[in-house]
RNA sequence: GGGUACAGCUCAGUGGUAGAGUGACUGUUUAGCAUGCAGUAGGCCCUGGGUUCAAUCCCCAGUACCUCCA
Repeated sequence: GGGUACAGCUCAGUGGUAGAGUGACUGUUUAGCAUGCAGUAGGCCCUGGGUUCAAUCCCCAGUACCUCCA
């Protein structure tokens, strides 16, 4: 100098209050377990400020991590 930060984990997402897979729990199925199916919970989107009617998204600063150069 460049990049990343969003659910327990891995990741999408777009200026109009957020999703998938997997995991957890419940129900169903089974003699029982697993699988399958259905559902529920779990996020003020790293922090602070600015722009905007409205910011997870745009701008600035900071923090943490990854990477490149010297």
Notes: Model confidence (mean pLDDT): 82 of 100. A computed fold for a 70-nucleotide RNA from Camelus ferus, annotated as transfer RNA. Rfam family: tRNA. Rfam classes the family as a transfer RNA. The organism belongs to Camelus, within Eukaryota.